This is a predicted structure of a 79-nucleotide RNA (c-di-GMP-I riboswitch aptamer) from a Desulfobulbaceae bacterium. The coordinates come from a structure-prediction model, not an experiment, and the mean pLDDT is 84. Taxonomically the source falls in Desulfobulbaceae (Bacteria, Pseudomonadati, Thermodesulfobacteriota, Desulfobulbales).
[in-house]
């Protein structure tokens, strides 16, 4: 100096639930609130789940990145 593991510190994000708001809906956004999180930052590419329409057992459009995989960027370096 680098890598890995455990513990720690500084910041970061914010589930359920409540209020407001947008949407047919899944759900999003703002405020409160913390169950958790080292990518719980970003990207719907593959799978999965959910919603809506339809010529309906499968197709189109949408939602979830805090369901899994993949891509991409990235914080601390104290013991």
């Nucleotide at each position: 100096u680098c890598a890995c593991a455990a513990a720690a510190a500084a910041g970061c994000c914010a589930a359920a639930c409540c209020c407001g708001u947008u949407g047919u809906a899944a759900a999003g956004c703002g405020g409160g609130g913390a169950c958790g999180g080292a990518a719980a930052g970003c990207c719907a590419c593959g799978g999965a789940u959910c919603c809506a329409a339809c010529c309906a057992u499968g197709c189109u459009g949408g939602a979830u990145a805090g369901c899994c995989g993949g891509g991409u960027u990235g914080c601390c370096u104290u013991u």